[in-house]
Context: one part of a larger RNA
């Protein structure tokens, strides 16, 4: 030189775009971040209408279904099949989705809820009646599903796979409705997401040289969705290691990113995948699918409440507070859009998300005015001093413009479309076309008009490197400095000042990479 999530110093007009706790994986007041269906179901506390019937609108809490495994956040841990890249699964699982092919018959018992007592200080809990399901339990049917037997075309490197036939056995389902559909149930088989194994390749130390008993294989067995010492029991003595086992230190990992002519080095902030963690540690329930950030249980530290008997909490979500630090923003607004949970749908919730604050902290972009203007003015400085040179077309003076900012008038795009409705096609539930709510941002963008040069320049340098010099002060003092090095009486090197030179709303210091 170039670069940064930078921080100080000085200064400082506007916009566009991106960005913004690197440090204590310290600690946390408030409030928000996951709900939703009433077309599952018994109800009706509370609103609102009532024809006084929960009858109608419609719905807390409940029972129920899906969902809370996404989405957001962190980098503690982790040197590992954890990433990444390329491969295997004949060792495997996958809700909701699409296709195909079959089913949907008849019954039971409970139990929230409400209703009555009762314990509790609170969290909360006990008991007695009573009731309903798309909740729960049998029973019927039943197969290309599963089991055991036999049969054994094919295919494969081997363990081996198993078409096809054939006998036995085992297991299922839910209904609701506006009659339009939807839902429930078993199979196939597809998408999607997911487990697993494998070859390569992933820092640093040898002042770390011997690690290792489920520790290597075998047989069985148990357990997984599935292979495996994954577990268990018995058997055998292996297996790893200078081509670096073990230990120890350091570190989330890639796409990227910065620097370099490459080669290389550094880096992993933002955005994008993977992975891990959710106070510290452990364990599992429930589920397709978690050993679960706003779930359970236990143990610990720490806060908080108590009537001292007991109980409550988890911000590495978005905001915010302390408190470390040189240092990093509002306790905003909107679900318009985009996406995501439910839902027939209308919608409902969504600090995902879009927006808007605030910050020169980066990148671009635009202004601070343009032309003409020599008495080469005054004034400063400088001198060889009645003069001259310099600041300098600079100014003043003349003409002309009006970006950006004022002020005024108009004023977007982002919206696609849903439900419904009118037509059309095919043929029986779709698919096209017209139509048809709805805009936070924002009266903001932007567009015209008006006035008026009017509201807007500053930081470091000037001895060499390295562009750019004089003159007073000062006198090894004061002080400069990246490095050589200036300063002891004429100092281009320290302080003013004149003037220059570089950059420019920046400019320079400091700190780190190449």
């Nucleotide at each position: 030189g170039g670069a940064u999530g930078a921080a100080c110093g000085c200064u400082a007009g506007c916009g566009a775009c991106a960005g913004g706790c690197c440090u204590a994986a310290c600690a946390c007041a408030u409030g928000c971040a996951a709900g939703u269906c009433g077309a599952g179901g018994g109800g009706c506390a509370g609103c609102a209408c009532u024809u006084c019937g929960g009858g109608u609108g419609g719905c807390g809490a409940c029972c129920g279904g899906c969902g809370c495994a996404c989405g957001g956040g962190u980098g503690a841990g982790u040197a590992a099949c954890g990433c990444g890249u390329a491969u295997g699964u004949a060792a495997c699982c996958u809700a909701c989705c699409g296709a195909c092919a079959a089913u949907u018959g008849g019954g039971g018992g409970a139990u929230a809820g409400c209703c009555u007592u009762c314990c509790g200080a609170a969290a909360g809990g006990a008991a007695g009646a009573u009731u309903a399901a798309u909740a729960c339990c049998g029973c019927a049917u039943a197969a290309c599903a599963c089991c055991a037997a036999a049969u054994g075309a094919u295919g494969g490197c081997a363990u081996c796979u198993g078409a096809u036939u054939u006998u036995g056995g085992u297991u299922a389902a839910a209904g609701a409705u506006u009659u339009a559909u939807u839902g429930a149930u078993u199979g196939u088989u597809g998408a999607u997401g997911g487990a697993c194994a494998u070859g390569c390749g992933u820092u640093c130390g040898a002042u770390u040289a011997g690690c290792u008993a489920g520790u290597u294989g075998g047989u069985g067995a148990g357990g997984u969705a599935g292979c495996g010492g994954c577990u268990c029991a018995c058997c055998a003595a292996g297996g790893c290691g200078a081509c670096g086992a073990u230990c120890g230190a350091u570190a989330g990992g890639g796409g990227u990113u910065c620097u370099g002519a490459g080669a290389g080095g550094a880096a992993g902030g933002u955005c994008c995948c993977c992975c891990a963690c959710a106070u510290u540690g452990g364990u599992a329930c429930u589920g397709a699918g978690a050993c679960a950030c706003g779930g359970a249980c236990c143990a610990a530290a720490c806060u908080c409440c108590u009537a001292c008997g007991g109980g409550a909490g988890g911000c590495a979500g978005c905001a915010g507070u302390g408190a470390g630090g040189a240092a990093u923003a509002u306790u905003g607004g909107u679900c318009a859009a985009u996406g995501g949970a439910c839902g027939c749908a209308a919608g409902u919730c969504u600090g995902a998300a879009c927006c808007a604050g605030c910050c020169a902290a980066g990148u671009c972009g635009c202004g601070u005015g343009a032309a003409g203007g020599a008495a080469g003015a005054a004034g400063g400085c400088u001198u060889u001093a009645u003069g001259a040179g310099u600041u300098g077309u600079a100014a003043a003076c003349u003409u002309c413009u009006u970006u950006a900012g004022c002020a005024g008038u108009g004023g977007a795009g982002u919206a696609a479309u849903a439900a419904g409705g009118c037509g059309c096609u095919c043929g029986u539930g779709a698919g096209c076309g017209c139509u048809g709510a709805u805009g936070c941002a924002a009266g903001u963008a932007c567009a015209c008009u008006g006035a008026g040069a009017a509201u807007a320049a500053g930081g470091a340098u000037c001895g060499g490197c390295u562009a750019a010099c004089u003159c007073c002060g000062u006198g090894c003092c004061a002080g400069c400095a990246g490095c050589c090095g200036c300063g002891g009486u004429a100092a281009u090197a320290c302080g003013g000042a004149g003037g220059a030179u570089c950059c420019g709303a920046g400019c320079g210091u400091u700190a780190u990479c190449c």
This is a predicted structure of a 514-nucleotide part of an RNA (small-subunit ribosomal RNA, 5' domain) from an uncultured bacterium.
Its Rfam family is "Bacterial small subunit ribosomal RNA".